[in-house]
Context: one part of a larger RNA
RNA sequence: UGACGGGGGCUCACACAAGCGGUGGAGGAUGUGGCUUAAUUCGAGGCUACGCGAAGAACCUUACCUAGACUUAACAUGUUUGAGAAUCUCUGUGAAAGCAGAGAGUGCCUUUCGGGGAACUCUUACGUAGGUGCUGCAUGGCUGUCGUCAGCUCGUGUCGUGAGAUGUCGGGUUAAGUCCCUUAACGAGCGAAACCCUUAUCUUCAGUUGCCAGCGAGUAAUGUCGGGGACUCUGGAGAGACUGCCGGUGUUAAACCGGAGGAAGGUGGGGAUGACGUCAAGUCCUCAUGGCCUUUAUGUCUAGGGCUGCACACGUCCUACAAUGCAACGUACAAAGCGACGCGAAAUCGCGAGAUCAAGCAAACCGCACAAAACGUUGCCCAGUUCGGAUUGCAGGCUGAAAUUCGCCUGCAUGAAGCCGGAAUCGCUAGUAAUCGUAGGUCAGCAUACUACGGUGAAUGUGUUCCUGAGCCUUGUACU
Numbered sequence: 001u002g003a004c005g006g007g008g009g010c011u012c013a014c015a016c017a018a019g020c021g022g023u024g025g026a027g028g029a030u031g032u033g034g035c036u037u038a039a040u041u042c043g044a045g046g047c048u049a050c051g052c053g054a055a056g057a058a059c060c061u062u063a064c065c066u067a068g069a070c071u072u073a074a075c076a077u078g079u080u081u082g083a084g085a086a087u088c089u090c091u092g093u094g095a096a097a098g099c100a101g102a103g104a105g106u107g108c109c110u111u112u113c114g115g116g117g118a119a120c121u122c123u124u125a126c127g128u129a130g131g132u133g134c135u136g137c138a139u140g141g142c143u144g145u146c147g148u149c150a151g152c153u154c155g156u157g158u159c160g161u162g163a164g165a166u167g168u169c170g171g172g173u174u175a176a177g178u179c180c181c182u183u184a185a186c187g188a189g190c191g192a193a194a195c196c197c198u199u200a201u202c203u204u205c206a207g208u209u210g211c212c213a214g215c216g217a218g219u220a221a222u223g224u225c226g227g228g229g230a231c232u233c234u235g236g237a238g239a240g241a242c243u244g245c246c247g248g249u250g251u252u253a254a255a256c257c258g259g260a261g262g263a264a265g266g267u268g269g270g271g272a273u274g275a276c277g278u279c280a281a282g283u284c285c286u287c288a289u290g291g292c293c294u295u296u297a298u299g300u301c302u303a304g305g306g307c308u309g310c311a312c313a314c315g316u317c318c319u320a321c322a323a324u325g326c327a328a329c330g331u332a333c334a335a336a337g338c339g340a341c342g343c344g345a346a347a348u349c350g351c352g353a354g355a356u357c358a359a360g361c362a363a364a365c366c367g368c369a370c371a372a373a374a375c376g377u378u379g380c381c382c383a384g385u386u387c388g389g390a391u392u393g394c395a396g397g398c399u400g401a402a403a404u405u406c407g408c409c410u411g412c413a414u415g416a417a418g419c420c421g422g423a424a425u426c427g428c429u430a431g432u433a434a435u436c437g438u439a440g441g442u443c444a445g446c447a448u449a450c451u452a453c454g455g456u457g458a459a460u461g462u463g464u465u466c467c468u469g470a471g472c473c474u475u476g477u478a479c480u
Base pairs, nucleotide, nucleotide: 002479003477004476005475007474008473009472010471011470012469013468015464016463019428020427021426022425023424026319027318028317029316030315031314032313033312034310035309042053043052064305065304066303067302068301069300070299073128077127078126079125082122083121084120087104088103089102090101091100092099093098108117109116110115130294131293133292134291135290139288140287141283142282143281144279146277151190152189153188154187155186156185157166158165159164170181171180172179196271197270198269199268201239202238203237204236205235206234207233211228212227215226216225217224242265245259246258247257248256249255321421325380326379327378328377329376330375337368338367339366342361343360347356348355349354387418392413393412394411395410396409397408398407434456435455436454437453438452439451440450
């Protein structure tokens, strides 16, 4: 100087407390361990692995296994031998890949008509290719984490023999090393803040595909039409919030408390943004790369299988156990997206999944697309039930060469566990939790996952004794 302390002081955080809802019990989905296996490819491992890489394993993917093949190779580039334009078609064998053969076809430049040359293909040989093989403890790059915590440093000066100290401490204050005052320090940098995006209000400009107040036309009905720019909305440009104003407290400061005005008030809400560093953290299987290993194989191609196996254990979720509910019927209100190898209306057929035909739309125009919870009426009457839906049987639909291993959906039948969950443990402070649907990416098909979107919409706390983590100052130390 640090580190540590079941030392002290101050401070903060859904850290606790106060509340609300869960997990841990059940069934299922999914990931992991274990076991099994020819293979169940590999990585990730307290917080910071475990719905993670994987934004989607039937084939492909695919790296694994079994079997069959290839060996200058599936891919890149150069030299070389020989043959043939390129290219296309066919046969045998085979699961295919491959191996073995047959045929069609003759272009461009040049020519002394013998041929030569340039591309391209096959072939011979050689330099080489290839490797999701090893090492993340050789590395770059990227990422997680402490933590959006308020810290981490430098120049000059001063102090100390020196390591170092000071500044960065102290008194206030702040979300903040934020600002003020004091001061052997004076300044500066990286961080904090601001600048950026979005959301909340208003003004202005522009009105089509959006809107329709007033005027007119028309319809069974609809901004449907003429028209209009008021309104909603869209998207450009501006305004607006700065402790600016008032009162109080404070050291005449920084600031804090209350108030006015205001759509919004003290960082208005949300996002992006992550200092010096820590964990030899993660990744050689994104990519790049040193070294090592491999080269008729640890490379490449193909078929089938596996990654989906199941006495069991754990994590994360979904659905429930019901009456604030379930079912039937009726009726209302979103936002944000996506669409041409696409979205697909209406009509017809089907109980339905869906099918047929097919309008419109590169979309503020057409479509996906009925939002659902909510609300109204009726039934159920507390039961393993009109709760719950696992499992299984049969019959179908869709995608796709292909649905057996191993997809999703529909109908009928079946109707398991489960009556609120031990010890323990998680999230959340407001348009939040809880709850309800919608869309997208991936994608031929497949979502209880992920990412976004809106609808309904609480309770509690204004404290810091304790648990956990963190910051600053100080103290002790047989550690550095």